[in-house]
Context: one part of a larger RNA
RNA sequence: CGCAGGAGAUUUGAGGGGAUCUGACACUAGUACGAGAGGACCGUGUUGGACUGACCGCUGGUCGACCGGUUGUUCCGCCAGGAGCAGCGCCGGGUAGCUAAGUCGGGGUAGGAUAAGUGCUGAAAGCAUCUAAGUACGAAGCCAGCCUCAAGAUGAGAUCUCCAUGAAGGUCGUAGUAGACUACUACGUCGAUAGGCCGCAGGUAUAAAGGCAGCAAUGUCAUAGCCGAGCGGUACUAAUUACCUGAUAG
Numbered sequence: 001c002g003c004a005g006g007a008g009a010u011u012u013g014a015g016g017g018g019a020u021c022u023g024a025c026a027c028u029a030g031u032a033c034g035a036g037a038g039g040a041c042c043g044u045g046u047u048g049g050a051c052u053g054a055c056c057g058c059u060g061g062u063c064g065a066c067c068g069g070u071u072g073u074u075c076c077g078c079c080a081g082g083a084g085c086a087g088c089g090c091c092g093g094g095u096a097g098c099u100a101a102g103u104c105g106g107g108g109u110a111g112g113a114u115a116a117g118u119g120c121u122g123a124a125a126g127c128a129u130c131u132a133a134g135u136a137c138g139a140a141g142c143c144a145g146c147c148u149c150a151a152g153a154u155g156a157g158a159u160c161u162c163c164a165u166g167a168a169g170g171u172c173g174u175a176g177u178a179g180a181c182u183a184c185u186a187c188g189u190c191g192a193u194a195g196g197c198c199g200c201a202g203g204u205a206u207a208a209a210g211g212c213a214g215c216a217a218u219g220u221c222a223u224a225g226c227c228g229a230g231c232g233g234u235a236c237u238a239a240u241u242a243c244c245u246g247a248u249a250g
Stems, first nucleotide, its partner, number of pairs: 001152001005163007015149004021049007033038001051106005059100004066093005071086006109144001111143002117137004168245004172188005193238003196234005202227003210221004
């Protein structure tokens, strides 16, 4: 831009894409077969490999705005307590998130038409012949089926609802399940969108000050103190006010 008014939802599916793998073991059954040695088809179940999709409850990884320990040095006048720098200074842990090595799932099917192949009936050609007429089977392959995209399918489909008594969208703002920008999604006081605050979860590991024990280091009274992203609550703060576009009405 189109889909002959403009919108918001929900859809049909022409057509396209993805997937399609495979081992071992057990039962059937030591059966059929075979003198024996050996040893099945068909069918059923269990468990793997690789590949693939999703997820983070578990096991772990990471987690440089979380907590702690600690070295050197500079500074906060000094002690105590801290801050900066030194590869996050180094080290021990670690929530959310992101993750694999973790977890769960997938490769199913009674289908249809066939290939090689196997047949039935059957002439030409009194026989024979799967083929000439007719007809039945037969593959991990083909068409369906499973998952997914999909009406620019210009053949532009369908259904419901709304609209000049203005539907709907945008600008702007608060954000994130989204993200390079844009877009998308949630919210904008008729409000829990983000921050703050409160509570909880969770992480660190027992703050400081003080008492006590010890000459002291230190220990103890003591699960405290601090705390990013998580869950919930709460209008305290910020989403103010407002503007723009807008349609076969006539």
The part of an RNA shown here (large-subunit ribosomal RNA, domain VI) has 250 nucleotides and comes from a Bacteroidia bacterium.
Model confidence (mean pLDDT): 87 of 100.
The RNAcentral record of the full RNA draws on ENA.
Its Rfam family is "Bacterial large subunit ribosomal RNA". Rfam links the family to the GO terms ribosome and structural constituent of ribosome.